Predicted 3D model of a 1517-nucleotide RNA (small-subunit ribosomal RNA) from an Acutalibacteraceae bacterium. The organism belongs to Acutalibacteraceae, within Bacteria. The prediction has a mean pLDDT of 83.
[in-house]
RNA sequence: AUUUUAGAGAGUUUGAUCCUGGCUCAGGACGAACGCUGGCGGCGUGCCUAACACAUGCAAGUCGAACGGACGAGGAGGAGCUUGCUUCUCCAAGUCAGUGGCGGACGGGUGAGUAACGCGUGAGUAACCUGCCCUUCAGAGGGGGAUAACGUCUGGAAACGGACGCUAAUACCGCAUGACAUAUUUCCAUCGCAUGGUGGAGAUAUCAAAGGAGCAAUCCGCUGAAGGAUGGACUCGCGUCCGAUUAGAUAGUUGGCGGGGUAACGGCCCACCAAGUCGACGAUCGGUAGCCGGACUGAGAGGUUGAACGGCCACAUUGGGACUGAGACACGGCCCAGACUCCUACGGGAGGCAGCAGUGGGGGAUAUUGCACAAUGGGCGAAAGCCUGAUGCAGCAACGCCGCGUGAGGGAAGACGGUUUUCGGAUUGUAAACCUCUGUUCUAAGUGACGAACAAAUGACGGUAGCUUAGGAGAAAGCCCCGGCUAACUACGUGCCAGCAGCCGCGGUAAUACGUAGGGGGCAAGCGUUGUCCGGAAUUACUGGGUGUAAAGGGAGCGCAGGCGGAGAAGCAAGUCAGUGGUGAAAACGAUGGGCUUAACUCAUCGACUGCCAUUGAAACUGUUUCCCUUGAGUGAAGUAGAGGCAGGCGGAAUUCCGAGUGUAGCGGUGAAAUGCGUAGAUAUUCGGAGGAACACCAGUGGCGAAGGCGGCCUGCUGGGCUUUAACUGACGCUGAGGCUCGAAAGUGUGGGGAGCAAACAGGAUUAGAUACCCUGGUAGUCCACACUGUAAACGAUGAUUGCUAGGUGUGGGGGGUCUGACCCCUUCCGUGCCGGAGUUAACGCAAUAAGCAAUCCACCUGGGGAGUACGGCCGCAAGGUUGAAACUCAAAGGAAUUGACGGGGGCCCGCACAAGCAGUGGAUUAUGUGGUUUAAUUCGACGCAACGCGAAGAACCUUACCAGGUCUUGACAUCCAACGAAUCCUUAAGAGAUUAGGGAGUGCCUUUCGGGGAACGUUGAGACAGGUGGUGCAUGGUUGUCGUCAGCUCGUGUCGUGAGAUGUUGGGUUAAGUCCCGCAACGAGCGCAACCCCUGCCAUUAGUUGCUACGCAAGAGCACUCUAAUGGGACCGCUACCGACAAGGUGGAGGAAGGUGGGGACGACGUCAAAUCAUCAUGCCCCUUAUGACCUGGGCUACACACGUAAUACAAUGGCCGUUAACAACGGGAGGCAAAACCGCGAGGUGGAGCAAAACCCUAAAAACGGUCCCAGUUCGGAUCGCAGGCUGCAACCCGCCUGCGUGAAGUUGGAAUUGCUAGUAAUCGCGGAUCAGCAUGCCGCGGUGAAUACGUUCCCGGGCCUUGUACACACCGCCCGUCACACCAUGGGAGUUUGUAACACCCGAAGUCAGUAGUCUAACCGCAAGGGGGGACGCUGCCGAAGGUGGGAUAAGCGACUGGGGUGAAGUCGUAACAAGGUAGCCGUAUCGGAAGGUGCGGCUGGAUCACCUCCUUU
Repeated sequence: AUUUUAGAGAGUUUGAUCCUGGCUCAGGACGAACGCUGGCGGCGUGCCUAACACAUGCAAGUCGAACGGACGAGGAGGAGCUUGCUUCUCCAAGUCAGUGGCGGACGGGUGAGUAACGCGUGAGUAACCUGCCCUUCAGAGGGGGAUAACGUCUGGAAACGGACGCUAAUACCGCAUGACAUAUUUCCAUCGCAUGGUGGAGAUAUCAAAGGAGCAAUCCGCUGAAGGAUGGACUCGCGUCCGAUUAGAUAGUUGGCGGGGUAACGGCCCACCAAGUCGACGAUCGGUAGCCGGACUGAGAGGUUGAACGGCCACAUUGGGACUGAGACACGGCCCAGACUCCUACGGGAGGCAGCAGUGGGGGAUAUUGCACAAUGGGCGAAAGCCUGAUGCAGCAACGCCGCGUGAGGGAAGACGGUUUUCGGAUUGUAAACCUCUGUUCUAAGUGACGAACAAAUGACGGUAGCUUAGGAGAAAGCCCCGGCUAACUACGUGCCAGCAGCCGCGGUAAUACGUAGGGGGCAAGCGUUGUCCGGAAUUACUGGGUGUAAAGGGAGCGCAGGCGGAGAAGCAAGUCAGUGGUGAAAACGAUGGGCUUAACUCAUCGACUGCCAUUGAAACUGUUUCCCUUGAGUGAAGUAGAGGCAGGCGGAAUUCCGAGUGUAGCGGUGAAAUGCGUAGAUAUUCGGAGGAACACCAGUGGCGAAGGCGGCCUGCUGGGCUUUAACUGACGCUGAGGCUCGAAAGUGUGGGGAGCAAACAGGAUUAGAUACCCUGGUAGUCCACACUGUAAACGAUGAUUGCUAGGUGUGGGGGGUCUGACCCCUUCCGUGCCGGAGUUAACGCAAUAAGCAAUCCACCUGGGGAGUACGGCCGCAAGGUUGAAACUCAAAGGAAUUGACGGGGGCCCGCACAAGCAGUGGAUUAUGUGGUUUAAUUCGACGCAACGCGAAGAACCUUACCAGGUCUUGACAUCCAACGAAUCCUUAAGAGAUUAGGGAGUGCCUUUCGGGGAACGUUGAGACAGGUGGUGCAUGGUUGUCGUCAGCUCGUGUCGUGAGAUGUUGGGUUAAGUCCCGCAACGAGCGCAACCCCUGCCAUUAGUUGCUACGCAAGAGCACUCUAAUGGGACCGCUACCGACAAGGUGGAGGAAGGUGGGGACGACGUCAAAUCAUCAUGCCCCUUAUGACCUGGGCUACACACGUAAUACAAUGGCCGUUAACAACGGGAGGCAAAACCGCGAGGUGGAGCAAAACCCUAAAAACGGUCCCAGUUCGGAUCGCAGGCUGCAACCCGCCUGCGUGAAGUUGGAAUUGCUAGUAAUCGCGGAUCAGCAUGCCGCGGUGAAUACGUUCCCGGGCCUUGUACACACCGCCCGUCACACCAUGGGAGUUUGUAACACCCGAAGUCAGUAGUCUAACCGCAAGGGGGGACGCUGCCGAAGGUGGGAUAAGCGACUGGGGUGAAGUCGUAACAAGGUAGCCGUAUCGGAAGGUGCGGCUGGAUCACCUCCUUU
């Protein structure tokens, strides 16, 4: 420079946020399995489990051209005769058992074993072998003896043999020949990394052979040798899983000398000698596993994996062994042992599918007992050929990949049907029907291959692929999903049930989450689910993470190994970099092309294979060697500060005790007390003495030390630091796994000591309890010596070292400078604090003493719980420490910060909140409401404040909803249709009534074509429907209560913060008030506050009837006053003095009817309480429909051992009673009404009826005042209860009304704990009116009369507002939460033991077999005439080794196990209240001790403690 390649996130912790961190999902893949479904074709793939057992068939034979033979089609000849048969001889294609040769060591299967030179990769063999094949050289002469087959006899059930006899060879054996062979030896040359090799020249010794076919040529074989090729063997470098809770292993072990053995090296084996060898760079042991090319995934680096295909290894029922052979210690060979199966005449035999099919079994699960040697390849053969479950094909299986199809175009009345609906419609949906086409696939018929090489012949597949024609849309679509992640929504059913679920989570009556349907989305002959792997996961971080508070810095130091290391120069070249060569098999992968119609698949070429080896070079960096340097480090010298350490001695104050004196009744202790001490004299006080421990003030974010830690004074010994200097050494340094040392408190051992304090313990309190907090005592211990322990919140929660990177200000130690009388000041080094910039951080914060920027080394972390537990090891006297899991379980656990809420946190402020007062409640009786109980029913609702004289402004019937009984069913009420009748009224009978059955009167309005029709009303009938005070106020609307008439609640823009959020709204003043002023990164605005509205207080104007009247009365007149009711005025800190900041405002004064909101009312912010109400009303959904609807009579809502709330009346003399007076109001009401006067009645009331639709008439005052009486009593108080007699209302007063008179005369003498209202025309007290209402208030709503006391003040109680602080709360303290106990389930530790394995070890026995020995037996080849001999061999025997087996003690793994320990989980169990706020005793850590339990206490430590005060430092001025 060019080209190429290349990385997505989401859900879930919270009220919300950021971070940490786990869990889960979306992707890809599979030898898969399961569920539902299933048209075709191509190419692949198919026991992953029991290396479990196997019936049956097949999978390795071939050669007659090596050999003797047997049989023998056919031919020739002969004989006999029955003339088509028998027999003999010869020839002979061919077939065959046997001898012999080659091959059965290949091909095929499996992965048990193996952690190994087994595999991969690269080297080496000078330490090796190699049949068949190729090349070359040389050769094959001459002999011999046997033996299968066969024959005869014979054993055995069989398998299989035995004896004798005959015979051949390319079977076997001598002899000859013989070197380029081998061995020994001599010499020369030459080469190599060592041993050593190669070549040449000699000498000696030893060793070969086979023939067959053919007429022949010749061909095929044979022997020796050399070389090649192929195949193998051995050795080495590097790489190759987990566990250290496996740390030491090893006796043939390590090496040597000498032998043996092997193809060959070698302890491979043996004898002897030596004592080595391996290991923290992980030996040994245990577990797991065939390895690789590759495959899957991934951006890559990696991670996982090793089916199919290919390479290597190992194995062939288990174990051992050798034989043969070129090659085996041999899958379809042999021997032995074990297990198993089969046959048996019981004597003995046979077998090995992890070859192809197949069977059983196991399992979630994996195919045909197929065809063919046509092709490719293999064995044998000269060849033809034979064999070949290798292979080629076919069958089965959607198991995978790839391709195709199930139709295409048109078609709106947007059909029917389905679903839904607000009933209009929408949707299914151009989808269908219908019309026009096409023919992939399908069916039928015809034709019909390539694959065949090699002239011909030869095809399992296969009449297959392909092609042609015809038929016909005909035969071919499912599966999953639709809450978010994640594309896709409605209806019904169900009702925390049934069920779903990958995570979060859905379901408790309106479920887009369950089930079904319609619709929709996705993929598609498949679709889902499950399992596994990678990814996402930077969640093990090499690429590419962290450790102050989230998990994580070792308690601290010294230091071996290891890792890392200052400046300069030179050499080397191990690392490093570059070039070249070899290798990195093929297949796979990538690219480019080719062949099947395409693709999958396949072929070719190139690339790649990131690696290893060799070689050549470079020398910057690392390394290494040498030389040199001084700045790192160290030494020296001169000074210097210090609670640094150890030992010894000394001192005073105080506590306690003892003795003595003085002295008398208490002391002590607490929130208050008590235990305790004291008249036997305490406490107090004085003097003297004893003893132990600790060292006030100085004292300080001062000093020293590595940390723990160190504090009176003196002496001795001793370690380290700092400063200055620059004389010396010359990188000597940093870190530091193991290791060693030190290491608070508590604790342990031995011996001392013991004043005070003080676990345990005792007693006293407190308390529901109090194993605590408080008090009185008190033992270990605390102290000393020696020894152990080795842990702490051992903390700066911050490893050590080095360098760099703004400042300011204190303080301790030293040096230098300037200048001094002394300071001050400037500068520098070391230490120790605070503030702060950049930077960093999730934030908080850190910030030259870093948590910043870099470097080196060590330690540690990887979700929470289980658990720092169990087991094992090590340490310890013990307590215990250290190392340190798993099963199981959860979807979180956590950090920082934010907003709220809360605190028995703090500050400020307000309120009849307290206080100061007055009157009450709580006690009595009654009324009324509620609870409870009762009942046929006692209808329902309301439940802290904020339910309880509440809904109800009025239950005898009605009301009424409840109960009993009697009745009705289109209905008591609404709309529609039809028929009949107007409506309506009177009346009789039965009945409790509803109701039933009759009788009578009576006709209206509109219209008309005079027949009728219509409106309203009634009756009857049918069905749509009515009806429900039935449910759900937790489905709702509306309305209401409450915090609270509290002063708050928000928004826009801007700014700050990663963000939630903050700011504004905080601060200084002030106010009743977020009221106003000032200040301010805020500036403005909205809802609230206030004002505007009404009543009231003063005045004015206007208007006057029914009001008023200054006319003696009336009539009349008038409108000044009272009054009425409309409009205005008036009050605003406006004026003034002072305070305040020159403000807001406040304090006082003047004036004024009223003064600082004049008094009262209406008016209620954002919101809270799932607050109340479905029974005011409205309403969704559900439920009832001859009843849960409707009517009627009677009953009930009024019950009554009891409890509570709210009231009335009292308890009396500020009173009761009686009397007197023209006593004095206001708000209101009145026609089915209020009712005067007058009269009657003791009275309620009655008669009466004037007046009044009301400023006119009526209802209409009491307390007070005046006079009398009562004399403190259960009374002349009080009036309940009861009796009698009456009155009123009403259809009706029995259950169940009100009132009156007479009589009766209860409780009660001011009310325990506790608690309510009220701050002025208020409380208290007195009466009056109204609504409801036929009648019925002690209730409610109003009205006026009389008319007080007190407020120092904000410490405390309650409620509220603002700021701040802590928090583990957010359903928000009525919160959260800990532990024991009880119950259920789950996994797990211990456990007397017991069972089953595994690998070794020791000893015994000792098969087969090799090797060795051999007195026994036997023996063809050679020698010899023979006898015999030689040599060799076989058998036998013996020995070493030796599998299985036996015995034994240990080790180790797993299972079971009475009982036992803790742990986990579980909507509503028990006991307490430990923690979170100062959590009510601050909490926590270590340790000791005690206790049902959380826990308490002692000692030491920490702040990760609130609050208040003080000291110091800092910031700002």